[in-house]
C1' cells in the first nucleotide's frame, strides 16, 4: 500500500490473578483456575497445489485440495466516545462511514 474482518475450530501440562489491543465508562469471562509458556489436535484458505476458461507468457476468473509458510482456536473488531443519516417533543431507536486495530500478501 492492497484485501479481508457476520462463519469455523479444544484437550492436557505448567502457572497462580488477571483477561476481552490501548484510554474512560458499560458489558462479559475468570480460584468449578485468568494471562503468559509448552505439547497434541483442530479450523480457515491469505500465500500455496491441481483443474478449467479468457487465443496466449504475464495477468484475471471457475472448481477442488491441504503437503508446506503464516494466522486463528469463549462470546463478539462486544458496545459507547467522532461524523452523517433514521426515529422521537425529549430521553431514545436503527443504519452507514471515519478513526483506531487484527491478519495476510
Nucleotide at each position: 500500500u492492497u484485501a479481508u474482518c457476520a462463519a469455523g475450530a479444544a484437550a492436557g501440562g505448567c502457572g497462580g490473578a488477571g483477561g476481552g489491543a490501548c484510554u474512560a465508562g458499560a458489558c462479559c469471562c475468570u480460584a468449578u483456575g485468568a494471562a503468559a509458556c509448552c505439547u497434541u489436535g483442530g479450523c480457515a484458505a491469505c500465500c500455496c497445489u491441481u483443474u478449467c476458461c479468457c487465443a496466449a507468457u504475464c495477468g484475471g476468473a471457475u472448481a477442488a485440495g491441504a503437503a508446506g509458510g503464516u494466522g486463528c482456536u469463549a462470546c463478539a473488531u462486544u458496545c459507547u466516545a467522532u461524523c452523517c443519516u433514521u426515529u422521537u417533543u425529549u430521553u431514545u431507536u436503527g443504519g452507514g462511514g471515519a478513526c483506531a486495530g487484527a491478519u495476510a500478501a

Predicted 3D model of a 105-nucleotide RNA (SAM riboswitch aptamer (S box leader)) from uncultured Maribacter sp. The organism belongs to Maribacter, within Bacteria. Its Rfam family is "SAM riboswitch aptamer (S box leader)". Rfam links the family to the GO term regulation of gene expression. The RNAcentral record of the sequence draws on MGnify. Of the family's consensus pairs, 97% are formed in the model. The prediction has a mean pLDDT of 75.